[in-house]
Molecule: glmS glucosamine-6-phosphate activated ribozyme aptamer
Organism: Halanaerobium sp. MA284_MarDTE_T2
This record gives sequence, structure tokens and C1' cells, in this order.
RNA sequence: AAAAUAAAAAAAGCGCCAGGGCUUGGAUGGACGCAGAAAAUCCAAGUUGACGAGGGAGAGAGUUAUCGAAAAUUCGGCGGAUGCUCUCAGGUGCUGGCCGAGCACCUAAUAGUUUGUCUUUAAAAACUGAUAAGUGAUUAUCAGUACAGAGGAGAUAAAUGUCGGCUGA
Repeated sequence: AAAAUAAAAAAAGCGCCAGGGCUUGGAUGGACGCAGAAAAUCCAAGUUGACGAGGGAGAGAGUUAUCGAAAAUUCGGCGGAUGCUCUCAGGUGCUGGCCGAGCACCUAAUAGUUUGUCUUUAAAAACUGAUAAGUGAUUAUCAGUACAGAGGAGAUAAAUGUCGGCUGA
């Protein structure tokens, strides 16, 4: 130094970096225009590589798994993730009531599907100013300060929603 083993910590626009961009050092190079020396190429090291909102029963498969913001490399790649499928518990709706099945949905509830309107739900980065580290690219933090959409919540309008048995009007 590498490998193996053990322990601890750490996450979901999350983690990592063999491409690419950028920076520094070295080498080659020699445009314009005398000197100095550009572009370009190679090597080494470094740096960058997703801004928040939303989303969690278990098992499984699996990676193109929601929404918008941004001076848009937030490119490209690998891995993973609350999405998806199935199953479980307790419930809601589909007929005035009850029972059974079926379909869709809810997680303590305005809980089937579709469409429209209104209200609401601390956005953050960005931007401005500053501090610290670094030759630099850049990194971390503080203060000021605005603007979303989906989904959710509330109100409201319209359309529409299975079968069997018993029973009431």
C1' cells in the first nucleotide's frame, strides 16, 4: 500500500464518477507582428456533475417512478429510491334497509370515476451583499429578498356507477 473481517455514522432530485466541461502544473507547438508567445494536442493532479414541493403496511419484480423553478452540463454513465404488481388488517361508496359476492377507493377519513370554478397549502436554489478556505476552477456558511406547479385540504356545480337473495314504502 492492497485485500479480507468486524463495528459506527450517513439518503432519496439521493450517493458515486472510467466520458465530457472547467482550473492549475509540465511537455510539444509556433498564427498575427521584432521580442514575448496564441489556438491546438498529450500527460498529471484537482474541480464540477439536481433547486425545492410531493410521496413510506409487507413481499416481489425492477429503473424512462409525480410536479414545477432555474443564468438550463440539472449533459452522459453506474447504483439506489416512498412509484408499480400482488398480498394482509380495519373501513367507505356503488339501492330505503339487511346479508353475500364483485369493482373502485380510504388509513381515521367529503374514503367510486370524470369535468369545471374559487380559496388555501413557510418553496428553495437563482438574485444582492458578506465571511472563511484555496494559486485557481470551486467549496461551505450567514444576512436580505421575490416568484411555482402537481398532488393534498376546503367550498361549490354537473354527469355517471355491478349482480343475487330477503324486506319496507